[in-house]
Context: one part of a larger RNA
């Protein structure tokens, strides 16, 4: 000198764009953050229409049609999106390869099929237990819920054949034994099953690369390898039985400390050094520890079970909870924001669609926290006014500075007008949170808007008074003991400017 997610002191006009718990992965009141589909299903049946009956002529009731609404069964989603950085020195990450050892819901393309049956169960009704959470018994019912049979390339299996390769092997084809479909509408759509291919997403393996410590020198028993089996989507000591005795290490094993990794960011001419906030990719975690279930996908933040700590309810028998989601509270701290608006846009889930949900997101609020831009007026104006300060008492300086004359009106203020973002959706009417915002026009008046640090040298900028090794200053050298340009005040000056200084950290 540059930089910062900064803090502190003094000061503070406006706008745009960013950014804001670095500390206690401390504990959390309250609200919201994941639902949706009635065009899968039974049920419920509001409003309305038509017909009939009673008839106190505008009310009751019966039937039919339409079908709003939704608790339940079922489907899809909830594994995304959002948060945090605790753990992790590891194939976690980056980069480059491999899988003849793998999986992939929804989506796209091609081919085939969509047949015949069955038994339940929630909702509902009823009975009961419990303070509650909620649970149990009996009865009825539906499906794109569940189960069985038929059919079939394919899968596994027995036995061959052909071709190919990168060691295990791969592909194609023939041959013996097990196993799949569901309707709604029928006008087209939208669906379901099996097979092949694609796309996307994932899984595993390997080469190389990136911290400190030898005041850590030996370490390891499923350890290293083999055979067989189990398990997995899949290879593999991943697990198990048996066998062998190996494996790693001074090119630093093992141990200890620290740490999420990268694209990048800061600095530097570069080499390098430091960092990993915001944004993007990957990983890990979700009160702490462990476990599996469901599912295409989880060992699952707002799912389940067990144990533990903590908090809450209780009728003491038993129950409920998990903000490292968005706000917000307490606490810690030098320190970090609103319990805001909207789904209008972008994106996501569901749905045929309308639409619903969305603290993702879009916006608004607060903070000079940062960067950038603008303003606090422009021109003229000497008797160089008054005042202040200094003085050699002549004057000098503040200083064109002020007053005064003239001009302008950015920003702020006020009044009127007033968007784009709307592509889309909807039969049409219509549909913007931001927002009466940006922007445009008019009006008034210089009117409302300057501070902070420094002035001995480094280092731009000097005098007077006070003080008298005192009070104090200080980044280094050093100032102060009676004329201090170094302390304090004043005048003047220098520097930067809505900021200026100080502290901390890095280069």
């Nucleotide at each position: 000198g540059g930089a910062c997610g900064a803090a502190c002191g003094c000061u503070g006009g406006c706008g745009g764009c960013g950014u804001g718990c670095u500390u206690a992965a401390c504990a959390c009141a309250u609200g919201c953050a994941a639902g949706u589909c009635g065009a899968a299903c039974g049920a419920u049946g509001a409003c309305g229409a038509c017909a009939g009956g009673g008839c106190u002529u505008g009310c009751c009731u019966u039937g039919u049609c339409u079908g709003a609404u939704u608790a339940g069964u079922g489907g899809c989603g909830a594994a995304c999106g959002g948060g945090u950085g605790a753990g992790u020195a590891a194939c976690a990450c980056g980069u480059g390869a491999g899988u003849a050892a793998c999986c992939u819901g929804c989506c796209c393309c091609c081919c085939u099929c969509u047949u015949c049956g069955g038994g339940a169960u929630a909702a509902c009704c009823u009975c009961g237990g419990g303070a509650a959470a909620u649970c149990g018994g009996g009865g009825c019912u539906a499906a794109u819920a569940c189960c069985g049979g038929a059919u079939a390339u394919g899968a596994c299996u027995u036995c061959g054949c052909a071709c190919c390769g990168c060691a295990u092997g791969g592909u194609g084809u023939g041959u013996u034994g097990u196993g799949g479909a569901a309707a709604g509408u029928u006008u087209u759509u939208c669906g379901g099953u099996g097979g092949g291919g694609g796309a996307u997403g994932g899984a595993c393996u390997c080469g190389c690369g990136g911290c400190c410590u030898a005041u850590c020198a030996g370490u390891u028993u499923g350890u290293u390898g083999g055979u067989g089996a189990g398990g997995u989507a899949a290879u593999g000591g991943c697990u198990c039985a048996c066998c062998a005795a190996g494996g790693c290490g001074a090119u630093g094993a093992c141990g200890g400390g620290u740490a999420g990794c990268c694209g990048g960011c800061c600095u530097g001419a570069g080499a390098g050094g430091g960092c990993g906030a915001c944004c993007g990719g990957c990983c890990a975690c979700a009160c702490u520890g462990g476990g599996a279930c469901u599912g295409a996908g989880a060992c699952a933040c707002g799912g389940c079970c067990c144990a533990g700590a903590c908090u809450c309810c209780u009728a003491c028998g038993g129950g409920a909870g998990g903000c490292a989601g968005c706000a917000g509270u307490g606490g810690g701290g030098a320190a970090u924001a609103u319990u805001g608006c909207a789904c209008a846009a972008u994106g996501g889930g569901c749905g045929a669609a309308a639409g619903c949900c969305u603290g993702a997101u879009g916006c608004a609020g607060c903070g000079a926290c940062g960067c950038c831009g603008c303003g606090u007026g422009g021109g003229g104006g000497a008797u160089g006014a008054c005042g202040g300060c200094c003085u050699u008492c002549g004057g000098g300086u503040u200083g064109u500075a002020a007053a005064c004359c003239u001009c302008u009106u950015u920003c702020a203020g006020u009044a009127g007008g007033g968007a784009a973002g709307a592509a889309g959706c909807g039969a049409a009417a219509g549909u913007g949170a931001c927002g009466g915002u940006a922007c445009c026009u008019g009006c008034a008046g210089a009117a409302g808007a300057a501070g902070c640090g420094c002035c001995g040298g480094c280092u731009a900028a000097c005098u007077a008074c006070g003080u008298g090794c005192c009070a104090g200053c200080a980044g280094c050298c050093g100032c102060g003991g009676u004329a201090a340009u170094a302390c304090g005040u004043a005048g003047g000056g220098c520097g930067c400017a809505a900021g200026c200084g100080u502290u901390g950290u890095c280069c």